Record summary: Predicted 3D model of an 88-nucleotide RNA (Glycine riboswitch aptamer) from uncultured Thiobacillus sp. The source organism's lineage runs through Bacteria, Pseudomonadati, Pseudomonadota, Betaproteobacteria and Thiobacillus. RNAcentral holds the sequence, with entries from MGnify. Model confidence (mean pLDDT): 75 of 100.
């Protein structure tokens, strides 16, 4: 590095918003359901990024976190996922 397995946290929140699908009616519209985009508020921290530092170092240069910040990312499922185990 690759493959397989395990892998947490936090609203599937609100909207006279936008477009789509399903159901229904059936010329249509309304209503209901589904997920998407945008926006607002709240929140999470384990991709990444930044800061800091125990510590490492010929104690210089430098490296360095599951500590902190939340820019990014995430808050039903899916995907992702630090880290751990096995194999090559």
């Nucleotide at each position: 590095u690759u493959g397989c397995g395990g892998g947490a946290g936090a609203g599937u929140g609100c909207g006279u918003g936008c477009a789509g699908g399903g159901u229904g009616c059936g010329u249509u519209c309304a209503g209901c359901c589904c997920a998407g985009c945008c926006a607002c508020c709240g929140c999470c921290g384990a991709a990444g990024g930044c800061g800091u530092a125990a510590c490492c170092c010929a104690c210089c240069c430098g490296g360095a976190a599951u500590c902190g910040c939340u820019c990014a990312g995430g808050c039903a499922a899916a995907a992702g996922g630090a880290c751990c185990g096995c194999a090559a």